[in-house]
Predicted 3D model of a 72-nucleotide RNA (transfer RNA) from a Clostridia bacterium. Its mean pLDDT, the model's own confidence on a scale to 100, is 82. Its Rfam family is "tRNA". The family's RNA type in Rfam is transfer RNA. Gene Ontology term of the family: triplet codon-amino acid adaptor activity. The organism belongs to Clostridia, within Bacteria.
RNA sequence: GUCCCGUUAGCUCAAUGGAUAGAGUAACGCUCUCCGAAUGCGUCGAUGAGAGUUCGAUUCUCUUGCGGGACA
Numbered sequence: 001g002u003c004c005c006g007u008u009a010g011c012u013c014a015a016u017g018g019a020u021a022g023a024g025u026a027a028c029g030c031u032c033u034c035c036g037a038a039u040g041c042g043u044c045g046a047u048g049a050g051a052g053u054u055c056g057a058u059u060c061u062c063u064u065g066c067g068g069g070a071c072a
Base pairs, nucleotide, nucleotide: 001071002070003069004068005067006066007065010025011024012023013022018055027043028042029041030040048064049063050062051061052060
């Protein structure tokens, strides 16, 4: 330099173009307990950035950031 893959919650991962973007875990609150732990219930929290297509984009297209890989 060319090509490919990945990028979503603090972390690990889901989500055929159509839900209020969903789980586990973590954090916090309540429950329980003599106090904790565990359990149960609840709360908070995310689509790397910018454009485009579409009635509708996490999903498709273009540019670009970051990480990884292949070739040279």